Model confidence (mean pLDDT): 85 of 100. This is a predicted structure of a 357-nucleotide part of an RNA (large-subunit ribosomal RNA, domain III) from Natronomonas pharaonis DSM 2160. It matches the Rfam family "Archaeal large subunit ribosomal RNA". The RNAcentral record of the full RNA draws on Rfam.

[in-house]
Context: one part of a larger RNA
RNA sequence: CAGUAGCAGCGAUAGUCGGGUGUGAAUCCUGACGGCCUAAUGAGCAAGGGUUCCUCGGCAAUGUUUGUCAGCCGAGGGUUAGCCGGUCCUAAGACUCGUCGUAAUUCGAGCGAGUCGAAGUGGGAAACUGGUUAAUAUUCCAGUGCCACUAUGCAUUGAACGCCGACGCCUUGGGGUCGACCGAACCGGGCCUUCGCCCGGUCGAACUGUCCAAAUCCGUGGAAGCCGUAAUGGCACGAAGCGGACGAACGGCAGGAUAGCGCAAGUCGGUUCAACCUGGGGCCCGUGAAAAGGCAAGCAUAGUGUCCGUACCGAGAUCCGACACAGGUGCUCAUGCCGGCGAAAGGCAAGGCCUGU
Repeated sequence: CAGUAGCAGCGAUAGUCGGGUGUGAAUCCUGACGGCCUAAUGAGCAAGGGUUCCUCGGCAAUGUUUGUCAGCCGAGGGUUAGCCGGUCCUAAGACUCGUCGUAAUUCGAGCGAGUCGAAGUGGGAAACUGGUUAAUAUUCCAGUGCCACUAUGCAUUGAACGCCGACGCCUUGGGGUCGACCGAACCGGGCCUUCGCCCGGUCGAACUGUCCAAAUCCGUGGAAGCCGUAAUGGCACGAAGCGGACGAACGGCAGGAUAGCGCAAGUCGGUUCAACCUGGGGCCCGUGAAAAGGCAAGCAUAGUGUCCGUACCGAGAUCCGACACAGGUGCUCAUGCCGGCGAAAGGCAAGGCCUGU
């Protein structure tokens, strides 16, 4: 330079009043009213960060003002696992050793041997519900389960063929839970105290047992035009009809559960149906991984189950951009309601926020 520029501009225009604390309050806490966000400003994860988490005590600096507040300063505390993930397996690929090449190598292709290589997003033994902390929880506690290995006992001599793991894209049928919606009953609340109307709720897991549709197969039957589909279709190389075998869900039912949860009630019927299960059809000059492992291969009792991750943010302030930066950053919740063709606009719950300071 200069008490100058900036501290306003964004479709997120957000506050106002009362009370409290305190030397001190527009800014901290709290109550009421009023607003903002609806694929996100909500919820659950990954990467990355690394204590920022919680509590107590502070305000010189940091904070675009203030500050009694804080992701700041000081101190203390906090992350609990056989069953979540790593750990195991292999993928593209990578590395080491040997051999060979070279005068030589920390260099090099092939071959042989070995090892590594997926924490979100490949394969994979096994856990759910409730409670609890200021801060952790499928990890602690309560209850109820499950798996592997070892030992012992019983059973078995069948036993290793086979199957699973194990797979493209498009389209379509059936089964079907959650959610949502409709009708009724019951419980709680609100309005009105006259009829009645409105809102919310009526819960309950893993696991164990059981049930079955499609497809496939068998028996019976014996069709010369019938049977059947949303569609393609099927048939004397045996159709329809009748009977049986095998056989699905994160599905139904029963136990789990005189567990738990709820102030209480703690029911019934229907529609449409994410997830999940099971068929059909179409497409390809593209044909859609591998290995570990598992099943086949029983039961009971007892023991063992080490090690590593686990706090918190995950973003208009904890990540990357020199900043509390209007930028950038992967996956899931696409089934909350009104609206409507709609995961659109717009509006509203649950939840969050009034610090895009």